Predicted 3D model of a 357-nucleotide part of an RNA (small-subunit ribosomal RNA, central domain) from a Patescibacteria group bacterium. RNAcentral holds the full RNA, with entries from ENA and SILVA. Its Rfam family is "Bacterial small subunit ribosomal RNA".

Context: one part of a larger RNA
RNA sequence: UUGGGCGUAAAGCGUCCGUAGACGGUUUGUCGCAUCUCCUGUUAAAUCCUCUGGCUCAACCAGGGGGCUGCGGGAGAGAUGGAUAAACUAGAGACUGGAAGAGGCAAUCGGAAUUGCUGGUGUAGGGGUUAAAUCCGUUAAUAUCAGCAGGAACACUCAAUGCGAAGGCAAAUUGCUGGGACAGUUCUGACGUUCAGGGACGAAAGCGUGGGGAGCGAAUGGGAUUAGAUACCCCAGUAGUCCACGCCGUAAACGAUGGAUGCUAAAUAUUGGAAGUAUCGACCCUUCCAGUGUUGUUAAUUUAAGGUAACCCGUUAAGCAUCCCGCCUGGGGAGUACGAGCGCAAGCUUAAAACUC
Numbered sequence: 001u002u003g004g005g006c007g008u009a010a011a012g013c014g015u016c017c018g019u020a021g022a023c024g025g026u027u028u029g030u031c032g033c034a035u036c037u038c039c040u041g042u043u044a045a046a047u048c049c050u051c052u053g054g055c056u057c058a059a060c061c062a063g064g065g066g067g068c069u070g071c072g073g074g075a076g077a078g079a080u081g082g083a084u085a086a087a088c089u090a091g092a093g094a095c096u097g098g099a100a101g102a103g104g105c106a107a108u109c110g111g112a113a114u115u116g117c118u119g120g121u122g123u124a125g126g127g128g129u130u131a132a133a134u135c136c137g138u139u140a141a142u143a144u145c146a147g148c149a150g151g152a153a154c155a156c157u158c159a160a161u162g163c164g165a166a167g168g169c170a171a172a173u174u175g176c177u178g179g180g181a182c183a184g185u186u187c188u189g190a191c192g193u194u195c196a197g198g199g200a201c202g203a204a205a206g207c208g209u210g211g212g213g214a215g216c217g218a219a220u221g222g223g224a225u226u227a228g229a230u231a232c233c234c235c236a237g238u239a240g241u242c243c244a245c246g247c248c249g250u251a252a253a254c255g256a257u258g259g260a261u262g263c264u265a266a267a268u269a270u271u272g273g274a275a276g277u278a279u280c281g282a283c284c285c286u287u288c289c290a291g292u293g294u295u296g297u298u299a300a301u302u303u304a305a306g307g308u309a310a311c312c313c314g315u316u317a318a319g320c321a322u323c324c325c326g327c328c329u330g331g332g333g334a335g336u337a338c339g340a341g342c343g344c345a346a347g348c349u350u351a352a353a354a355c356u357c
Base pairs, nucleotide, nucleotide: 004328005327006326007311008310012325014201015200016199017198021194022193023192025088026087027086028085029084030083031082033081034080035077036076037075038074039073040072041071042070048066049065050064051063052062053061054060091191092188093187094186095184096183097182103177104176105175106174107173108172110154115149116148117147118146119145120144121143125136126135162169163168206247207246208245209244210243211242215241216240220236221235222234223233258324259323260322261321262320263319266295267294268293269292270291271290272289273288274287275286276285306313307312330357331356332355339350340349341348342347
């Protein structure tokens, strides 16, 4: 290489956009590049196959015929792939309409609560724990009432919910803005799918500059516990958590399941849209499309077929197929060394070998 795989055994890039490439809907004409058929030349000899002969047989040798592999020339076919010309609408996109949504960005704004400060009432405790102590408190704490300040997060509604490519998104209002579903079937006419390189986004932590700092809280200090306690528990508390701009580029970035298309029994719940029936109208009911879940209770089997080593998956496939990309090849050494690229750094990406079992 052929071949086998990737939910949990090694293996799906964190996600998307997209270049080259690969693959690609229906009909007709032309070409004849690939493809196929025939003829012919060549493909030295030996080797291979076959027939015959010679060494007493065989190995071996000689002769006849055939084959292998590739290339050249000529004639033809026109299915399939390709090229070209023309057309189509089932893929894809655009347009119109009403509706849904924690999708994104920005600004404004609200109440509860914690903390601090000021003032009033009030007096000796409060806090904390299994129990305590450190700690706070007669310079008046805790409690309670009123006011002020500031920061962060948005209880209930809230779920088998919704939206987003993923990360993720939740008080309210306004502005700007992205995407999807449904209905109409008006338009374009294959414009598609997937993508090596490449680009963009990317939780938390961390980094730089400048702000902010209520609560929480790595580090750190103290009190306990303990044989010890660099911990678990308690009292404090700095970075950080928040904002603006810039970097970092990693996660059990998980559905541990790449994307697209088609096909293959059902039941049920729910979200959005449409049609029908009904009605004064709505709800309800029936059907269709798109999404998100489930297969439950009853003593006993959790849904068919199919798949799977089993668990389980099962129209949201891990079933049946096609196309494209990524990745795997015993454990350790090691996601390490070296080199290279990126980064302010931390480090990230790419990525071995000796040796050993």